Glycine riboswitch aptamer from Rubritepida flocculans DSM 14296, 103 nucleotides, folded computationally.
RNA sequence: GCAUCGCGUGCGGGAGAGAAUCGGGGCCCUGCCACAGGGCCCCGGUCGCCGAAGGCGCAACCGGCCCCCGGAACCGCUCAGGCAGAAGGGCCGCGCGCGACAG
Numbered sequence: 001g002c003a004u005c006g007c008g009u010g011c012g013g014g015a016g017a018g019a020a021u022c023g024g025g026g027c028c029c030u031g032c033c034a035c036a037g038g039g040c041c042c043c044g045g046u047c048g049c050c051g052a053a054g055g056c057g058c059a060a061c062c063g064g065c066c067c068c069c070g071g072a073a074c075c076g077c078u079c080a081g082g083c084a085g086a087a088g089g090g091c092c093g094c095g096c097g098c099g100a101c102a103g
Stems, first nucleotide, its partner, number of pairs: 002103001004100010018047001020046012048083003054079001055077003061071004
């Protein structure tokens, strides 16, 4: 100095599922001047759905001071989260920082 692994971080990519419906409130626009229609936002409720923030259940498998403890894929639950766009997003790639460590 380099490979690899772990953690953090920056950038890029990143799926799925109703722009659902009802009620209330606010703002704007149009016609009109009695009122009506449309768009957006916020709050609450109802039904349906998704699984890739998190969480939970089960557990292959791995490790250790080994009859106990720790980690944990797949699968499942949907509490939270999400179902136009934005944000988020397991995970992947590259860069940087720190740590571990064989050659």
It matches the Rfam family "Glycine riboswitch aptamer". Gene Ontology term of the family: glycine biosynthetic process. The coordinates come from a structure-prediction model, not an experiment, and the mean pLDDT is 76.